Small-subunit ribosomal RNA from an uncultured bacterium, 1460 nucleotides, folded computationally.

[in-house]
RNA sequence: AAUGAACGCUGGCGGCGUGCUUAACACAUGCAAGUCGAACGAGAACACUUCUUCGGAAGUUAGUAAAGUGGCGAACGGGUGAGUAACACGUAAGAAUUUACCUUUUAGUGGAGGAUACCCUGGAGAAAUUCAGGUUAAUACUGCAUAAGCCCUGCGGGGGAAAGACGGCCUCUUGCUGUCGCUAAAAGAUAAGCUUGCGGACUAUUAGUUUGUUGGUGGGGUAAUGGCCUACCAAGGCGAUGAUGGUUAGCCGGCCUGAGAGGGUGUACGGCCACAUUGGGACUGAGAUACGGCCCAGACUCCUACGGGAGGCAGCAGUGGGGAAUAUUGCACAAUGGGGGAAACCCUGAUGCAGCAACGCCGCGUGGGGGAUGAAGGUUUUCGGAUUGUAAACUCCUGUCGAGAGGGAAGAAAUGCCCGUGAGUAAUAUGCACGGGAGCUGACGGUACCUCUCAAGAAAGCCCCGGCUAACUUCGUGCCAGCAGCCGCGGUAAUACGAAGGGGGCGAGCGUUAUUCGGAAUAACUGGGCGUAAGGAGUGUGUAGGUGGCUAUUUAAGUUAGUUGUUAAAGAUCACGGCUUAACCGUGAGGAUGCGAUUAAUACUGAGUAGCUAGAGGGCAAGAGAGAGAAGUGGAAUUCUUGGAGUAGCGGUAAAAUGCGUAGAUCUCAAGAGGAACACCGAAAGCGAAGGCAGCUUCUUGGCUUGUUUCUGACACUAAAGCACGAAAGCGUGGGGAGCAAACAGGAUUAGAUACCCUGGUAGUCCACGCCGUAAACGAUGAUCACUAGAUGUGGGUUAGGUUUUACCUGAUCCGUGUCGAAGCUAACGCGUUAAGUGAUCCGCCUGGGGAGUACGGUCGCAAGAUUAAAACUCAAAGGAAUUGACGGGGGUCCGCACAAGCGGUGGAACAUGUGGUUUAAUUCGACACUACGCGAGGAACCUUACCUAGGUUUGACAUGUAGCUGCUCGCCAUAGAGAUAUGGUUUUCUAAGUUUACUUAGACGGUUACACGGGUGCUGCAUGGCUGUCGUCAGCUCGUGUCGUGAGAUGUUAGGUUAAGUCCUUUAACGAGCGCAACCCUUGCCGUUAGUUGCAACUCUUAGUGAGGCACUCUAGCGGGACUGCCUGGGGAACCAGGAGGAAGGUGGGGAUGACGUCAAGUCCUCAUGGCCCUUAUACCUAGGGCUACACACGUGUUACAAUGGCAAGUACAACGGGGAGCAAAUCCGCGAGGAAGAGCAAAACCUUCAAAGCUUGUCUAAGUUCGGAUUGAAGUCUGCAACCCGACUUCAUGAAGCUGAAAUCGCUAGUAAUCGCGUAUCAGAACGACGCGGUGAAUACGUUCUCGGACCUUGUACACACCGCCCGUCACACCACGAAAAUCGUCUAUACCCAAAAUCACUUUAGCUAACCGUUUUACGGAGGCGAGUGCUUAAGGUAUGGAGGGUGAUUGGGGUG
Repeated sequence: AAUGAACGCUGGCGGCGUGCUUAACACAUGCAAGUCGAACGAGAACACUUCUUCGGAAGUUAGUAAAGUGGCGAACGGGUGAGUAACACGUAAGAAUUUACCUUUUAGUGGAGGAUACCCUGGAGAAAUUCAGGUUAAUACUGCAUAAGCCCUGCGGGGGAAAGACGGCCUCUUGCUGUCGCUAAAAGAUAAGCUUGCGGACUAUUAGUUUGUUGGUGGGGUAAUGGCCUACCAAGGCGAUGAUGGUUAGCCGGCCUGAGAGGGUGUACGGCCACAUUGGGACUGAGAUACGGCCCAGACUCCUACGGGAGGCAGCAGUGGGGAAUAUUGCACAAUGGGGGAAACCCUGAUGCAGCAACGCCGCGUGGGGGAUGAAGGUUUUCGGAUUGUAAACUCCUGUCGAGAGGGAAGAAAUGCCCGUGAGUAAUAUGCACGGGAGCUGACGGUACCUCUCAAGAAAGCCCCGGCUAACUUCGUGCCAGCAGCCGCGGUAAUACGAAGGGGGCGAGCGUUAUUCGGAAUAACUGGGCGUAAGGAGUGUGUAGGUGGCUAUUUAAGUUAGUUGUUAAAGAUCACGGCUUAACCGUGAGGAUGCGAUUAAUACUGAGUAGCUAGAGGGCAAGAGAGAGAAGUGGAAUUCUUGGAGUAGCGGUAAAAUGCGUAGAUCUCAAGAGGAACACCGAAAGCGAAGGCAGCUUCUUGGCUUGUUUCUGACACUAAAGCACGAAAGCGUGGGGAGCAAACAGGAUUAGAUACCCUGGUAGUCCACGCCGUAAACGAUGAUCACUAGAUGUGGGUUAGGUUUUACCUGAUCCGUGUCGAAGCUAACGCGUUAAGUGAUCCGCCUGGGGAGUACGGUCGCAAGAUUAAAACUCAAAGGAAUUGACGGGGGUCCGCACAAGCGGUGGAACAUGUGGUUUAAUUCGACACUACGCGAGGAACCUUACCUAGGUUUGACAUGUAGCUGCUCGCCAUAGAGAUAUGGUUUUCUAAGUUUACUUAGACGGUUACACGGGUGCUGCAUGGCUGUCGUCAGCUCGUGUCGUGAGAUGUUAGGUUAAGUCCUUUAACGAGCGCAACCCUUGCCGUUAGUUGCAACUCUUAGUGAGGCACUCUAGCGGGACUGCCUGGGGAACCAGGAGGAAGGUGGGGAUGACGUCAAGUCCUCAUGGCCCUUAUACCUAGGGCUACACACGUGUUACAAUGGCAAGUACAACGGGGAGCAAAUCCGCGAGGAAGAGCAAAACCUUCAAAGCUUGUCUAAGUUCGGAUUGAAGUCUGCAACCCGACUUCAUGAAGCUGAAAUCGCUAGUAAUCGCGUAUCAGAACGACGCGGUGAAUACGUUCUCGGACCUUGUACACACCGCCCGUCACACCACGAAAAUCGUCUAUACCCAAAAUCACUUUAGCUAACCGUUUUACGGAGGCGAGUGCUUAAGGUAUGGAGGGUGAUUGGGGUG
């Protein structure tokens, strides 16, 4: 785009078309083929009229109806597509034929005869129907005559027709004449039969088929040719250019699609064919093997009196059934056409019309103009608005359509009738031709159309809105419900589901489904491919076939051109025209294509002929080679045997063991046996068609190369089918068997180890003969020919020149074999004269993945198996090449307390603390590898507090606003209560204005009531901001321009060095730049300078006082200096490195702060902020008590220890950082002590905290569960606080648990570090073994980068990309699906043989019976001929029997496959 469509929703009108695609299933009922009295004989009734003796008769009806004989028609028209793969159809030719009616022409139409239906009478039967007798006519039937032309012929001859009817004239019994008929013949037209070339389906998993088959002769038959039939003869005919078989199918003009070529299709309309319940058969006829005829057989249905009969909608309507699905039991012959008739006319479900159906195409309408407060309502919102939207309302118009009324066509013109003219006739008339006239006829239908009136009144939906694809928001839902053509959407903010608003598209329709073509160059003729995506046969040879060098000539098959016939009409195209337009219809024109005929042309191809030598082949002369086959032969090595010598191990492995060995192994010497393979040379070397080929010699033999240009003269190339060869393994028979070695055995390894390793070991490997016929049989690259830059190796020749001449070098040339590479090609990788480039010829092969190289069938094979080779079903991918990452028990380089080297811990004990778990009314919540777990929390007795229980409040504990009322509130006291709270008492406003006793108004501050609101530590950290952790203080992450690439991307950023560093240098299709690194900042280490109080204080003075000078030193805190690889030596191309000097410090001096692009949907909605959702007498708020502190257990982080490098006791020395007013607190006194009393001093370099401890000196303990260790428990206290019960810290006395250095495993640390020792601070009323800081003492070790972990760069592989915590294979279990096999079983189709054999044609026989025409006569009834009949035979439908074949269904069980 389309449809004979269907379904869903919706539906106003008209025109024109179309309408059982399925069950060629079965059919009730009605109709669809009759007509002619001018072919013929006969011939009613009802009714009416008249008459009547009332019984009836006559007339009309009426020569009518109905029927019969006869003629023509019924073979057309109408339906359907079952069958048919065929001369069925299409197209183009052809010869051996027929053709009623029609037209033309010629001739004729004479004379006889016998029957018969109808009818009458009688009979049989339920019926259908039928029998007998009698009578009668014809255009029915039969002879006779005639025969121009006709037929047959032996060429003499023979044979063969007819029918009348109706008119006219008329001399009245016959004649003339017209029309329609009839007969014979010829011709035409129409129609039909037959033959042939070419054309159009699938299948080879159908390869052979055929016996009347192929041809001939004779005969028969037909309208006609012909094996159409028959007898005989011959043995042919068809077939890979696809016979035969199977499956499917009516064919065409056309129709749909497409740019075309093509592909699909065959409804309606038209042509042909076939069929008419299934099968068979003939009759009649011009024509049938006959839809509405006959006979027979079968199935089915119906009637029946059971004896027997009837029927055929695939005609029009209609019914049932089937189905997703397809209409009225309508009107009319008015038109067109058909049949009959002389005609009137009759018939016509053909046809014309109407009805039903949006089934299709076309047209029209559902209103038009104005109309902004941009109404209301809806939707949305950032709350401002926006949008629906000029849309509506409102106003002014119009009247298609609709309703009503009125008018109202065309389709109708003929025949016939009348008149006239003409021809014709002897003439008139009929008839014929022409002209004129009058009149009749309409189913549709009072329809189309026109006019008037009414009235915007009665007439819009469907689909879609994530992308493709035009059109977006809100709400609901929450991987549910659902959507979906493909991709895909939905797991709480869905433009994708559902709804709404809005929008887009089409519009009386819109979507969906189905089907066809297109897009699809996705079967490629136009117009594809085959190295790696699917795809070159393993290789050769060669038949058919296809293709084929140069010259000349003939021909004209192909080819080209002209003319011509045909290619029906319709359709399509163009023009014009008719319906108001269009669809639709009419007229005309033009063209294409195919086939045929004919005339030319001859370039090319073909065919024939004659030549040529460039292709190809032969000869001659040389050459190389693991080319093949056969025979012989050689040495090294392994093994075995024998002998000698010799002794305890050998062998094997990562390590072992099995194994061998004192019966003498291994090792060694000598001799022998036997089999297999051939070191070095040896090579990207050579040869071969491929597989493949390797010691040497001989014989036989194939191919190749070079040179010569001697011969032949296109002999060529390719290659279905065929034939041959064809690694390894395997198979058969017979040998052989040293080594090796599937299977097997043992030993190891391992969780296991039917493996890898070891010890053995059989087939096999070897030979001969035969099979198999496959491989990643690979260059994953078919063969042949030609052309298109080179460079450089190497093998074999020829040749020129040179030289140092058994050879080498440099050129040229031919043939092979490699590497690199221009153009070109390629998706890229890559290929590139050995093409995957550019052309030519031929063959093979491919067409998404899986199923599957499988099943079934065939062929081959001894088998294994090979070859040929599907489908159902299933998926939306499978695949190639390259890119960026990530990963690797890949490689290279490098770094880090990463390992190693060390020191000290954890893991074991007790306790503290956090977590899990459990428990509980609650044990609030969060954090979970590293990167949760002394974390949020830097401090839970109440509070905190978010949890639980109980009691209360509801505009609220808190904020703002509006409105109303009110003047309190606060404070104090009392009562009740656990308290919140409630009640009572007491107390009792301010400012300003009006105006002023007082009151009113306004405001402030409160209270109360109501409404907005407020509140939420409720949910979502996977909606977010901010902040943070981690990789990681790792050295990386990017950009602009340029360049390269089809592109993703690359380059830069790689390479060589160097660095802590993408730090720097060099190189470089890159040049630059940014964020990171470094530096700038803080601190510490040295010096200088400035400044000296509360610090210091050497020195001086001194009244000797904690006096006065002082700032030198220490210190404090400001400013500066200093370090930069600056200098030297060496290395290096540079960057830089190593060493040295000087220096307080040396190579970023130590430490800190500082954290790139990003990753982990990492953490946090309970710090804060915030979208959405949720609660609102509660998830908010207040209060009391409880809980967060529970306790079988598990884990993390710590503290204290286990002791002598120690504990205890005594004495004694030296810090720093800090803090202090609701504070730090001294001296002094009391208490054993915690502490108390007291309160000096200090808002601090001043006072206090503040005695630092380890250390040092001395004493004691003496190896023990202790004078270690201090848990636990008891008692008594202290302090804080409203309050220490749950649940604080500390003190004293008493008690005195586990624990004696900790398994597997694991953590920290590289120097003022670890370890060890104490001190301070924040939080805080109180409550640190935690956290954060401070100083004191103060080590050990680092060979080094193999390994572990983490990281960086380069490179490589990848089937990974939520990226190895990836991906993914197979069995097993379960469910479902389709398929194969299968004992068997059930239909169908088909073949062959035989049996039975209806009807019927034909042939033959017969003439009992019956018998009109003709003949004969014994002349009225017989006989003859003939016919009917009967019988036999051939053929033969249906049926039966038997044996095969093909395909299908079912099938216990079974096999693999697919999906989950």

The sequence is in RNAcentral, with records from ENA and SILVA. Its Rfam family is "Bacterial small subunit ribosomal RNA".